The part of an RNA shown here (small-subunit ribosomal RNA, 5' domain) has 509 nucleotides and comes from an uncultured bacterium. Its Rfam family is "Bacterial small subunit ribosomal RNA".
Context: one part of a larger RNA
RNA sequence: GACGAACGCUGGCGGCGCUGCUUAACGCAUGCUAGUCAAACGGAAAGGCCCUGCUUUUGUGGGGUGCACGAGUGGCGAACGGGUGAGUAACACAUGAGUAACCUGCCCUUGACUUUGGGAUAACUUCACGAAACUGGGGCUAAUACCGGAUAGGACCUCCUGCUGCAUGGUGUGGGGUUGGAAAGUUUCGGCGGUUGGGGAUGGACUCGCGGCUUAUCAUCUUGUUGGUGGGGUAGUGGCUUACCAAGGCUUUGACAGGUAGCCGGCCUGAAAGGGUGACCCGCCACAUUGGGACUGAGAUACCGUCCAAACUCCUACGGGAAGCAGCACUGGGGAAUAUUGCACAAUGGGCCGAAGCCUGAUGCAACAUCUCCCCGUGCAGGAUGACGACCAUCUCGUUGUAAACCGCUGUCCCCUGUGACGAAUCGAGAGUGACCGUAAUGGGUAAAGAAUCACCGGCUAACUACCUGCCACCAUCCGCGGUGAUACUUAGGGCGCAAUCGUUGUCC
Repeated sequence: GACGAACGCUGGCGGCGCUGCUUAACGCAUGCUAGUCAAACGGAAAGGCCCUGCUUUUGUGGGGUGCACGAGUGGCGAACGGGUGAGUAACACAUGAGUAACCUGCCCUUGACUUUGGGAUAACUUCACGAAACUGGGGCUAAUACCGGAUAGGACCUCCUGCUGCAUGGUGUGGGGUUGGAAAGUUUCGGCGGUUGGGGAUGGACUCGCGGCUUAUCAUCUUGUUGGUGGGGUAGUGGCUUACCAAGGCUUUGACAGGUAGCCGGCCUGAAAGGGUGACCCGCCACAUUGGGACUGAGAUACCGUCCAAACUCCUACGGGAAGCAGCACUGGGGAAUAUUGCACAAUGGGCCGAAGCCUGAUGCAACAUCUCCCCGUGCAGGAUGACGACCAUCUCGUUGUAAACCGCUGUCCCCUGUGACGAAUCGAGAGUGACCGUAAUGGGUAAAGAAUCACCGGCUAACUACCUGCCACCAUCCGCGGUGAUACUUAGGGCGCAAUCGUUGUCC
């Protein structure tokens, strides 16, 4: 000098901005954090709305309904956003290259096409089982759900051929054989879609050079190990995997093993070189009670999906079931220590949607905390019989001290009372649309009223006297002080330093 700090005294005046479980990746009651589309579909029952019958009312019966429609089929999203740092010494990260070895939903651009058929199933209804979670059988029905056929500048194999490179090769033209797609909806015929090619953008995957901890009281390590051939697998290269063959591969330029640790941009310090660190914010990685596995999908080996095992907790009719806050709040525990079970989708962004709109603990705001930083105030001018009091004293005085009283003035902030925004662009036919918020800002009013502490005063180091104590009680980073005149302990007066703070402790330079 610095801090995500804590503790003690003080403050609890006001405003702006930032930050807030560093410990137990310990356990979690409760609520919320991912839905949306009726312009894909059956439906009219679960509601809503309209008409209507009965009924005192509650309620109940019938009919209709494209209504911002429950449940269901289907599509997209749920792989983003948000959290944490346990693991990881590694192509995890940073930086720079490569992919002639790769993928990429939605989006942009550019070609071609959008033809013809079929069988089911949920919802619903009925039956059964169960305490529940759920589950099973029969019957009915729809689709942009599912399955066939036709068509094809695409893919694979083969033949001929042009151009070209950086080794394997890359890229184009013509012919033959194999496989092989499509779906509709609309009062609006405007649009929104679907299938298959080429290109782009974005996002990802893999490979390599170089860089960044510690221990030699860790010296050898390794059998899918190192390489080859064949098979398999992947979007793709590859011992990635498998069979056979060979016996290799790494290492004192530190292999292997142990310890510790998420990495970076940055942050702190320092003149720099360096040293320390990785809270907040940004980028990447890993994880989601612990350990495994795959499915779906363009994308996951998936925090609020699924299966298995384990531990813990809960329900049970004992047969069996349910859950996973390292999301936002909250709570127990641990700890020196860290906040509200708040408001709103108004803005920004995201998902769905043709749109309106719906959802969004992302986000925007507010609450709490002297946690950090910055600004402002606690008055200004005059005022000497230098008042009273206190302390000191050489007993006249001196100091506190223009300080107070007293007189005049001002109104920052607080308080009272009016006016009152920007943030709003969209969207909507129009009316209208602001959580923050009657907030910021601003006009008027009362009144010096409501607002100063903390540490230190032997030297380092700015600031001295008196009383008390008597190697006691204490103080102290260090040197040291205290044994009867203590500028070093305690108290008082005075002084010095900072100031809504000031000191102490901890850690780093």